[in-house]
């Protein structure tokens, strides 16, 4: 330099054919317990990497850029 994959909650990851952004863990509160752990219930937590475009509608499609991994030279 060229090619390719990934980027979504604090962390690990889903999201079907473009249509309601979610789960587990963590954190916080409660129940339970003599206290705690475990278990159960609930809550909190998002500029979906950034800009632009297409569309009635974009995490998803197109484009430019960023970061990281892999391949080729």
């Nucleotide at each position: 330099a060229g090619g390719u994959u990934a980027c979504u909650a604090g962390c690990u990851c889903a999201a079907u054919u473009g249509g309601g952004a979610g789960a587990g863990c963590a954190u916080c509160g409660g129940a339970u317990u003599c206290c705690a752990a475990a278990u159960c219930c609930g809550a909190c937590g998002g500029u979906u990497c950034g800009g632009g475009g297409u569309u009635c509608a974009a995490g998803u499609c197109c484009u430019c850029g960023g970061u990281a991994g892999c391949c080729u030279g």
Molecule: transfer RNA
Organism: Vigna angularis